RNA sequence: GCCGCUGUAGCUCAGUCGGUAGAGCAGCUGAUUCGUAAUCAGCAGGUCUCCGGUUCAAGUCCGGACAGCGGCU
Numbered sequence: 001g002c003c004g005c006u007g008u009a010g011c012u013c014a015g016u017c018g019g020u021a022g023a024g025c026a027g028c029u030g031a032u033u034c035g036u037a038a039u040c041a042g043c044a045g046g047u048c049u050c051c052g053g054u055u056c057a058a059g060u061c062c063g064g065a066c067a068g069c070g071g072c073u
Stems, first nucleotide, its partner, number of pairs: 001072007010025004019056001027043005049065005
């Protein structure tokens, strides 16, 4: 230098054919216990990396940028 893949909650990851974004763990509150752990119930947490385009509507499609990983030279 060229090609490919990935970027979504604090972390690990889902998200189908474009239709108002979810799970597990972690956190907080409560129940249970003499107390802790475990367990159970509930709550909170997101500008979907950034900029633009298409569309009535974009995490999803298109272009560019940035970052990470892999391959080729």

The RNA shown here (transfer RNA) has 73 nucleotides and comes from an Oligoflexales bacterium. Model confidence (mean pLDDT): 82 of 100. Rfam family: tRNA. It is annotated as a transfer RNA. Gene Ontology term of the family: triplet codon-amino acid adaptor activity. Lineage of the source: Bacteria > Pseudomonadati > Bdellovibrionota > Oligoflexia > Oligoflexales. The sequence was found in a public genome assembly.